[in-house]
Transfer RNA from Trebouxiophyceae sp. MX-AZ01, 72 nucleotides, folded computationally. Its Rfam family is "tRNA". Its family is annotated with triplet codon-amino acid adaptor activity in the Gene Ontology. A source record names the gene trnN. The sequence is in RNAcentral, with records from ENA.

RNA sequence: UCUCUAAUAGCUCAGUGGUAGAGCGGACGGCUGUUAACCGUUAGGCCAAUGGUUCAAAUCCAUUUUAGAGAG
Numbered sequence: 001u002c003u004c005u006a007a008u009a010g011c012u013c014a015g016u017g018g019u020a021g022a023g024c025g026g027a028c029g030g031c032u033g034u035u036a037a038c039c040g041u042u043a044g045g046c047c048a049a050u051g052g053u054u055c056a057a058a059u060c061c062a063u064u065u066u067a068g069a070g071a072g
Base pairs, nucleotide, nucleotide: 001071002070003069004068005067006066007065010024011023012022013021018055026042027041028040029039030038048064049063050062051061052060
């Protein structure tokens, strides 16, 4: 210098054009003599940034940033 991959909840990840989800973790309640476990409810997201395409973008396109891998 070039190529590829990734960026979504506190953490690990799904979602590949049409209402953003799961597990763990957090909060509250139930159960128990108590804790843990178990059960129920619930909060938490400007989807890395900017611009574009579209009736509609986390998703498609361009550029940038960060991280990782490869080539020279």